[in-house]
Formats: sequence, structure tokens, C1' cells
RNA sequence: GCGGUCAUCGAUUAAUGGUAGGUCAGGACAUUGCCAAUGUUCAGGUUGGAGUUCGAUUCUCCAUGGCCGCA
Repeated sequence: GCGGUCAUCGAUUAAUGGUAGGUCAGGACAUUGCCAAUGUUCAGGUUGGAGUUCGAUUCUCCAUGGCCGCA
């Protein structure tokens, strides 16, 4: 230099163009003499920009960063 792939709550991982979900972690409540465990519940996320579309996590382009391959 060229090509491919990935980017989603604190961590990890889903989502066929139509209200972004699960698990762990965190808060509150219940249970217990206390803790742990358990149950209920709450908060928290789509790397950035542009385009297509009635509507974009999803499709297209560019950028940034990670990984892999070729030279």
C1' cells in the first nucleotide's frame, strides 16, 4: 500500500428495514435474628458523519479504532 472482518448498557451477547432484548454486575423492595441465597422491580447501550427510505442497530458511502490476510 491492497483486501477481508468487527464496533450494541459497567462486562458479555441477541435483534428478517417497524417500541433495542437476554445473562452477569449495580440500586430499591420482599423474605431472614444478621449475612448469604432466592423472588419482584428499577436504571443504564447501537463508534462518528453523510446518503437511501414513511421508517435504519440493520442497506450504501466516508472517517476513526480493533483483529486477520496479502504485498
Molecule: transfer RNA
Organism: Candidatus Nomurabacteria bacterium